[in-house]
Molecule: SAM riboswitch aptamer (S box leader)
Organism: soil metagenome
RNA sequence: UUGUCCAGAGAGGUGGAGGGAUUUAGGCCCGAUGAAACCCGGCAACCCGAUCGUCUUGGCAGACGGUCGAAGGUGCCAAUUCCCCGGUGUAACGCCGGAAGACAA
Numbered sequence: 001u002u003g004u005c006c007a008g009a010g011a012g013g014u015g016g017a018g019g020g021a022u023u024u025a026g027g028c029c030c031g032a033u034g035a036a037a038c039c040c041g042g043c044a045a046c047c048c049g050a051u052c053g054u055c056u057u058g059g060c061a062g063a064c065g066g067u068c069g070a071a072g073g074u075g076c077c078a079a080u081u082c083c084c085c086g087g088u089g090u091a092a093c094g095c096c097g098g099a100a101g102a103c104a105a
Base pairs, nucleotide, nucleotide: 001105002104003103004102005101010040012039013038014037018030019029020028026083027082041077042076043075046073047072048069049068050067051066052065053064054063055062056061081100084098085097086096087095088094089093
């Protein structure tokens, strides 16, 4: 810089009291029916592999999109990124935009 963030993922082992990304405070939750962490397992499909189509190019090649795969590199496995801000419609609750953050290339 670009893209994604309401989907998905164990009645396992070790472990023992904490945890929910980050800063201050708080709310609301999860937790001895066992938190964090580690191991195993799994999910997904960003990178990656195969293939099809379209477009660009004189060509090599490239871009975009579809389908399939999952060995490898990451990521992830309560609640929307738990809870923010603005606008807007609402009976419940939604829609649009933005900030910050996380992840990937």